[in-house]
Predicted 3D model of a 404-nucleotide RNA (Bacterial RNase P class A) from an Acidimicrobiia bacterium. The sequence was found by an Rfam model in a public genome assembly.

RNA sequence: CGAGCCGGCCGGGCGGCCGCGUGCCGGCGCCCUCGCGAGAGCGACGGCGACCGGUCCGAGGAACGUCCGGACUCCACAGGGCACGGUGCUGGGUAACUCCCAGUCGGGGUGACCCGCAGGAAAGUGCCACAGAGAACAGACCGCCGAUGGCGUGGCGACACGCACAGGCAAGGGUGAAACGGUGCGGUAAGAGCGCACCAGCGCCCGGGGCGACCCGGGCGGCUCGGCAAACCCCACCCGGAGCAAGGCCAGACAGGGGGAGGACGGCCCGUCCGACCGGGGCUCAGGCCCCGAGACCCCCGGGUAGGCCGCUGGAGCCGGCGGGCAACCGCCGGCCGAGAGGGAUGGCCGCCCCGGGCCCAUACGGGCCCGGACAGAAUCCGGCGUACAGGCCGACUCGCCAC
Numbered sequence: 001c002g003a004g005c006c007g008g009c010c011g012g013g014c015g016g017c018c019g020c021g022u023g024c025c026g027g028c029g030c031c032c033u034c035g036c037g038a039g040a041g042c043g044a045c046g047g048c049g050a051c052c053g054g055u056c057c058g059a060g061g062a063a064c065g066u067c068c069g070g071a072c073u074c075c076a077c078a079g080g081g082c083a084c085g086g087u088g089c090u091g092g093g094u095a096a097c098u099c100c101c102a103g104u105c106g107g108g109g110u111g112a113c114c115c116g117c118a119g120g121a122a123a124g125u126g127c128c129a130c131a132g133a134g135a136a137c138a139g140a141c142c143g144c145c146g147a148u149g150g151c152g153u154g155g156c157g158a159c160a161c162g163c164a165c166a167g168g169c170a171a172g173g174g175u176g177a178a179a180c181g182g183u184g185c186g187g188u189a190a191g192a193g194c195g196c197a198c199c200a201g202c203g204c205c206c207g208g209g210g211c212g213a214c215c216c217g218g219g220c221g222g223c224u225c226g227g228c229a230a231a232c233c234c235c236a237c238c239c240g241g242a243g244c245a246a247g248g249c250c251a252g253a254c255a256g257g258g259g260g261a262g263g264a265c266g267g268c269c270c271g272u273c274c275g276a277c278c279g280g281g282g283c284u285c286a287g288g289c290c291c292c293g294a295g296a297c298c299c300c301c302g303g304g305u306a307g308g309c310c311g312c313u314g315g316a317g318c319c320g321g322c323g324g325g326c327a328a329c330c331g332c333c334g335g336c337c338g339a340g341a342g343g344g345a346u347g348g349c350c351g352c353c354c355c356g357g358g359c360c361c362a363u364a365c366g367g368g369c370c371c372g373g374a375c376a377g378a379a380u381c382c383g384g385c386g387u388a389c390a391g392g393c394c395g396a397c398u399c400g401c402c403a404c
Stems, first nucleotide, its partner, number of pairs: 001400004006395005012353007020058002023055005028049004033044004060375001064386002067384005072243004079270004085238004089103005104118001105116004119234002124232002126228003141173002143169003148166002150163005181199006200224001202221008247310004257301004262274003278293006317336008354373008
C1' cells in the first nucleotide's frame, strides 16, 4: 500500500423565530363548600379550563417485530399422577431464559476468525424419492470361474480339450446422496477378513491430565455393527391460566328479563372441600332419610355503558471510581433523576458549520453555486433475540506485495 477479520462507539452541531405536551408558579373565567352581609356582593379552602404569561423537562439504538424470559396484577390452587408442550455437549453468569461468557467436539477458511436445535440409531417401531440386480439380518445386470456334478469329442485307461446346463464368486464395471471397512501380501478354479501386517472405526480394560464436556498414551477383542430422532419413541430436566382493554375506586346507564344446571375445576383422572338459607310432600318412636320446588354460585341468550381517578413510571436504574473474575458478571463507595400521553406531545422554517456527490472559476493553497444526509418513533416496566439503517469515528488482529 492492497485485501480481509473482529470488537466498541456516534448516528448531526450552534444560533434565531414560530409551534406542541406533562408538572409547577402567577393571572383571568367558571363551579362546589364555608364565612360575612338585609341585599347586590365580598373573602377563604378546593376543583376544572380544547384561556394568558413564566419556568423545568420532553423518544431510540433499534422506541420496531411482539419471537423468548421475567417483574407486576387478577383468577385458580390440600396433595399426587398422566397427557400436551418446551429445553437438550460441559462449566459458569443471571430474577429468569431457547439469552450471555468461557471451554469441548464437529465442519469451513492459507490465516485473523466464522458456523453448528451438538443427548440416545449394537431398546423397539417406522422411513430412505429417482436410478439401480440389490437400500439393511442385502443383492447378481454386465462380469469372473467352471475346482465339484452334468453334456460332448478324443483316448484301452489315468486323463486332456471343449460347452456354460446345474452351480460357485463378489475382485472389476455400472446405478445412487448413501452399496455392508481401506492398502498390500498370502491364498483360490475364481474369489472373499478366508488368513496375516499396517491403518481407520467400534467396544472393554489400564495409566496420566482436566471440576467437567473431553484429551493424551498403552493393551485386548471380534473383524466392521449404514443414514434419519427438525419421524414416533427412550432418557434427563422444566412447566397452572390470562394479561395494564391486567386490576381497583367513583359516577352514571339498563330489565337482574328469559332459559339451563349441583358448584369450586380452567386438558384429563384420582382425591379433597362446599352444596348455604327458604317452601311443600312422603317415611320413621326418634336421630334422621328420600322426592319436588325455589336457589347463592355457575353456564347460555338478551339488555346497558365507552366518563373521571388510581395503577403510571425511582428502577434487576444511569454515570464515575475502587476491588474480585480470563470473561459474561458481581460487590462496595460517591453522585444523578433522564417522557408519562389518551383529541395520544416531542415538530417546522431560516442562517452558519459538518459530511458526501456534481458543475463552474482558479489552478500553489483555495473559492462559489446546486442537490442530498438514513432506518424509524414511546403507551405497564425490565432482560434478551431477530430485523431495518445514509454516513462517520476509534481500537485489536490476519494474509499478500514493496522498501529499510